[in-house]
């Protein structure tokens, strides 16, 4: 990757996979990180929405593997 058979043991928690636990959602929902600047809106500010520059982390938590980065040694 392809074929056959069986099953429907659901989905989600900002970057991959496995195990355990926790939380959330469920026929549409849970979920979709952060600083700064700008825009729309607005009486102003703040929040929120949209856009732009920049920044951290492969975990929801623990652990293992894989990938990436830094340092040291051989």
């Nucleotide at each position: 990757u392809c074929c056959c058979u069986a099953a429907c043991a659901g989905g989600g928690g900002a970057u991959g996979g496995g195990g355990u636990c926790c939380c959330c959602c469920g026929a549409a929902a849970a979920c979709c990180g952060c600083u700064c600047c700008g825009a729309a809106a607005a009486a102003u500010u703040g929040c929120g929405u949209c856009g732009g520059c920049g920044c951290u982390g492969a975990u929801g938590a623990c652990u293992c593997c894989u990938g990436c980065c830094a340092c040291a040694c051989a």